[in-house]
Model confidence (mean pLDDT): 78 of 100. c-di-GMP-I riboswitch aptamer from an Armatimonadota bacterium, 112 nucleotides, folded computationally. It matches the Rfam family "c-di-GMP-I riboswitch aptamer". Its family is annotated with cyclic-di-GMP binding in the Gene Ontology. Rfam 15.1 lists 5,092 matches to the family in 1,772 species.
RNA sequence: AUCUGAUAAGGGCAAACUCUUCGAAAGAAGGGGACGCAAAGCCAAGGGUCUACCCCGCUCCGCCAGAGACCGUCUGGAGAAUUGGAGAUGGCAGGACAGCCUGGCUGCCGAG
Numbered sequence: 001a002u003c004u005g006a007u008a009a010g011g012g013c014a015a016a017c018u019c020u021u022c023g024a025a026a027g028a029a030g031g032g033g034a035c036g037c038a039a040a041g042c043c044a045a046g047g048g049u050c051u052a053c054c055c056c057g058c059u060c061c062g063c064c065a066g067a068g069a070c071c072g073u074c075u076g077g078a079g080a081a082u083u084g085g086a087g088a089u090g091g092c093a094g095g096a097c098a099g100c101c102u103g104g105c106u107g108c109c110g111a112g
Stems, first nucleotide, its partner, number of pairs: 003112001004110002012037002017032006035099001041105003045102003048097003055091002058087004063077005068071001
């Protein structure tokens, strides 16, 4: 130096759950708590997974035109110009995950 990881030494981190805060959510930060971890230290580059505020699409209301004729009516249209409101659901990463994998960077100890 490289490989490697012991019933070694000194230490380190902290899943689930829980409390507070932040966030639309996924999730994050801090406290408690330990399932585990030799990179469970760092980086979202590739794959993967999760979420969907905004946006797009859809429906309804509203708007415009026409028709019947006055009714909670029907049909069609534009989402354009100053253009709105609501809803469920579908799509979408620019969001998230490094304790899913690959890759990159860095690093403690030494039975081997």